Predicted 3D model of a 468-nucleotide part of an RNA (small-subunit ribosomal RNA, 5' domain) from an uncultured bacterium. The prediction has a mean pLDDT of 81. RNAcentral holds the full RNA, with entries from ENA and SILVA.

[in-house]
Context: one part of a larger RNA
């Protein structure tokens, strides 16, 4: 502002009056939310070990050949102006993905001008130093480069300069597996010069010159392997190994490429080629678990599509918060390493049964029963935590702690011929069998099978594969 009109007033009963409530549109403003624009992050953190015998990795050096956002100390500044792009409105292509045009429009987005304490760059003059190229300082002269603003006015940004700390890069001494049934290898190969490129240094690339360079002190070639801090193991020397934890490197589906940035040649970014998978309207297009989680398949085998940011840390932001499968907890697994428990005293008629036997007995055996006791641990039920010294617990009603209750739910492997602790009966009869070595069995087998006895470890025993 638009329709909507309820009570109430009033009334010639025709209506006036009133303006609540509903509903929708425009504007201001505040908060949320969401898309774009812009900044920081995303290179950390997390995961795997294909590939490397390498300055990769350990070590000890050096960079007078270098870079470092954020962070910490200093010094100077932070005027004044301009044009756009997106978002957004329309229009239009396309199955999609995902585009084109026009037209507006904001910034700590991006471009010019202005200033230069210091900075950078040519050239010129002096000091001082040193470890050889040199390094550092002081000057003259000419030349070039900055900035952004927000506000709760406290302060957080923003540009340049030195330092500083962190981090990264590069070089070199020395260590790093097996084969000589790999003995010669090399052409940007060696090395100069001079341009280029790079934070740098350099055949790192290029032009030209030279013909070097490497190798029995194992080059090259060819197997194997990510290193190391440490882990097994031994008295030690040394052997083997690199799980889990921490450091380096390397990779992200194969194979190459830049780009963006302080930093990547980027694991959930881009491009190009290749395999695979998926969608497709056949014209195109999507993807990339060696992130947690799972799924299938391979295998002897190896685990939840959990909770939570509550704590530690990391990003982001003035905060408030947000994000975080790092992480911190649960859950499966005797996988391994610990420690409990499976019950304590008593209790001889030395029962029963069982095995043996000289038939007298022995032996399981205080074992059992049976009799008093305890509650580890179990079950129920109460309180009930530390981690958080104000708030904030996923763990978790979890650890503890207390009360009841009842011996109640809990013992199995291997072995017994000698190394090697433990022995008899029976069945077998070089058969069936056992075996780590030596060996055992053909008629009284302590070695096979079985029972009863006994030794040995024990929630595990034994085997087998491996290491020392």
């Nucleotide at each position: 502002g638009a329709u909507u009109g309820a009570a109430g007033u009033u009334u010639u009963c025709g209506g006036a009056u009133g303006g609540a409530u509903a509903u929708c549109g425009g504007g201001u403003u505040u908060g949320c939310u969401u898309a774009g624009u812009g900044g920081c992050g995303a290179a950390c953190g997390g995961g795997u070990g294909a590939g490397u015998a390498a300055c990769g990795c350990g070590u000890g050096a050096g960079c007078a050949a270098u870079c470092u956002g954020c962070c910490u100390c200093u010094g100077a500044g932070u005027g004044g102006g301009g044009g756009a792009c997106a978002a957004c409105a329309g229009u239009u292509g396309g199955a999609a993905a995902c585009g084109a045009c026009u037209g507006c429009u904001a910034a700590u987005a991006c471009c010019g001008c202005a200033u230069a304490a210091g900075c950078c760059c040519a050239c010129g003059g002096g000091a001082u130093c040193g470890c050889a190229u040199g390094a550092u300082u002081c000057u003259g002269c000419g030349g070039g480069a900055a900035a952004a603003g927000a506000u709760u006015u406290a302060u957080c940004g923003c540009u340049u300069u030195g330092a500083g700390a962190u981090g990264a890069g590069c070089u070199c001494g020395c260590g790093u597996c097996c084969a000589a049934u790999u003995a010669g290898c090399u052409a940007g190969a060696u090395g100069g010069u001079g341009a280029g490129g790079u934070a740098a240094c350099g055949g790192c690339c290029c032009a030209c010159c030279a013909u070097g360079g490497c190798g029995a002190c194992g080059a090259u070639u060819g197997g194997u392997a990510g290193c190391c801090g440490g882990a097994c193991u031994g008295a030690g020397a040394g052997g083997u190994u690199g799980a889990a934890c921490g450091g380096c490197c390397a990779c992200a589906u194969u194979g190459g490429g830049a780009c963006u940035g302080a930093g990547a040649u980027a694991c959930g970014g881009c491009c190009c080629a290749g395999a695979c998978u998926c969608c497709u309207a056949c014209g195109g297009g999507a993807g990339g678990c060696a992130g947690c989680a799972g799924u299938g398949g391979g295998g002897a085998a190896u685990a939840u599509u959990g909770c939570a940011c509550a704590a530690u840390g990391g990003g982001g932001g003035a905060a408030a918060c947000c994000c975080u499968g790092a992480u911190g907890c649960a859950g499966c697994g005797a996988c391994g390493c610990c420690g409990c428990g499976u019950g304590g005293a008593g209790g001889a008629a030395g029962a029963a049964g069982g095995u043996c036997u000289u038939c007298g007995g022995a032996u399981u055996g205080u074992a059992a029963a049976c009799u008093c006791c305890u509650g580890u641990u179990g079950u129920u039920g109460a309180g009930g935590a530390c981690g958080a010294u104000a708030a904030u617990g996923a763990c978790g009603g979890u650890a503890c702690u207390c009360a009841a209750c009842a011996a109640g739910g809990a013992a199995g492997c291997c072995a017994c011929g000698g190394c090697u602790a433990a022995c008899u009966a029976c069945g077998u009869g070089c058969c069936a069998g056992c075996a780590g070595c030596c060996g055992c069995g053909g008629u009284a087998a302590a070695a096979c099978g079985u029972a009863g006895g006994u030794g040995g470890c024990a929630a595990g025993c034994g085997u087998u594969g491996u290491c020392c």